[in-house]
RNA sequence: UGAGUAUGCUAGGUAAUCGCGGGUACAUGUACCGAAAGGUCGUACCUGAGGAAAGUCCGAGCUCCAAAGGGCAGGGUGCUGGGUAACGCCCAGUGGAGGUGACUCCAAGGAUAGUGCCACAGAAAUAUACCGCCGGUUUCUCAUAAGCUUUCGGGCUUAAGGUGGGCCGGUAAGGGUGGAAUGGUGAGGUAAGAGCUCACCAGCAGUCAGGUGACUGGCUGGCUAGGUAAACCCCACCUGGAGCAAGACCGAAUAGAGGAGCCAUGGAACGGCCCGUUCCGCUCCCGGGUAAGGUCGCUUGAGGUGUCGAGUAAUCGGCAUCCCAGAUAAAUGAUUAUCACUCCGUAAGGAGAACAGAACUCGGCUUAUAAGCAUACUCAUAUU
Numbered sequence: 001u002g003a004g005u006a007u008g009c010u011a012g013g014u015a016a017u018c019g020c021g022g023g024u025a026c027a028u029g030u031a032c033c034g035a036a037a038g039g040u041c042g043u044a045c046c047u048g049a050g051g052a053a054a055g056u057c058c059g060a061g062c063u064c065c066a067a068a069g070g071g072c073a074g075g076g077u078g079c080u081g082g083g084u085a086a087c088g089c090c091c092a093g094u095g096g097a098g099g100u101g102a103c104u105c106c107a108a109g110g111a112u113a114g115u116g117c118c119a120c121a122g123a124a125a126u127a128u129a130c131c132g133c134c135g136g137u138u139u140c141u142c143a144u145a146a147g148c149u150u151u152c153g154g155g156c157u158u159a160a161g162g163u164g165g166g167c168c169g170g171u172a173a174g175g176g177u178g179g180a181a182u183g184g185u186g187a188g189g190u191a192a193g194a195g196c197u198c199a200c201c202a203g204c205a206g207u208c209a210g211g212u213g214a215c216u217g218g219c220u221g222g223c224u225a226g227g228u229a230a231a232c233c234c235c236a237c238c239u240g241g242a243g244c245a246a247g248a249c250c251g252a253a254u255a256g257a258g259g260a261g262c263c264a265u266g267g268a269a270c271g272g273c274c275c276g277u278u279c280c281g282c283u284c285c286c287g288g289g290u291a292a293g294g295u296c297g298c299u300u301g302a303g304g305u306g307u308c309g310a311g312u313a314a315u316c317g318g319c320a321u322c323c324c325a326g327a328u329a330a331a332u333g334a335u336u337a338u339c340a341c342u343c344c345g346u347a348a349g350g351a352g353a354a355c356a357g358a359a360c361u362c363g364g365c366u367u368a369u370a371a372g373c374a375u376a377c378u379c380a381u382a383u384u
Base pairs, nucleotide, nucleotide: 001380002379003378004377005376006375007374008373009372010371012339013338014337015336016335017334018333020048021047022046023045024044025043026042029041031040032039033038050355054366055365057364058363059362060361061360062243063242064241065240069275070274071273072272074239075238076237077236078235079093080092081091082090083089094108095106096105097104098103109234110233114232115231116228117227118226130175131174132171133170134169135168136167137166138165139164141162142161144159145158146157147156148155149154183201184200185199186198187197188196202224204221205220206219207218208217209216210215247296248295249294250293256286258285259284260283261282262281266280267279268278269277303322304321305320306319307318308317309316310315341352342351343350344349
């Protein structure tokens, strides 16, 4: 200097004028709107959309299912330890994969409880022999040696061999197929081979040591029948449901002599089923009223900021300090000036500025994102 990795911050600032929403204090009152419940109106001060407000993927707080349960099914998570209100999240580690590296990622329990699947190719995919190699035997043929014989062309027998074929036995080292073929590489050994033996390595079992643990290391040993659970399943742990359009209150209005079913061995209530508990009626159909009324829930919190302490960290604790949206057809805006940022330009100057808008609240994850800033680390090149 360039290229990367990880973490954090910002997402324009300031001033003036005007326009909106909320809060607090004061004032107004036989005020205005409204059927009512309720609401509106003045002045001063304070305050008002994000890092993701998005997705609705997880977890909770809170509300209701009258009160209080147990179990099954169903669902979720899945290495170890810690954090947290909790989590499928975060931190630290272990094992594995990727990267030169800083680092990143993992759907990371069990295949000896059982069931299933492994297409095609290949001989064979819970077990094997297609080609091949070795041995034995038999046969055809070839040539050699010896013997016998000959009508001198040859014929027969014996011996040890070569090639081809058949049969029997041994083999799984070599070749082929495949993602995977009786653990891998090498040496010895063998008729040819094989953990048959040995060395190194992987796996498995036992044992010792370290560690809270996942796991790691040493020693010994028989030599070793695959993969798949992101297939069913088994194991461990967790788990009611519905959701702020939850729910509560106020005002106003109203029509049910309606029909059917069950009826205490019953009905109803809790997402499904069983048990249990409680209540005494319940369920369905038809018909009618309220009309798009008002208020609460609704923002003081597992809250923010600063600092000290503990801890590798996530995070926790102490002290101090602050109040930072609550709309309801939906406010949080507009204009001007100036400064800052990015790009073009010698300059003057000109242009630009992403993703995107709260709706009960909070902790996470995921996704989108212009322009930057800071810190630490890695790699490459050059110089000293």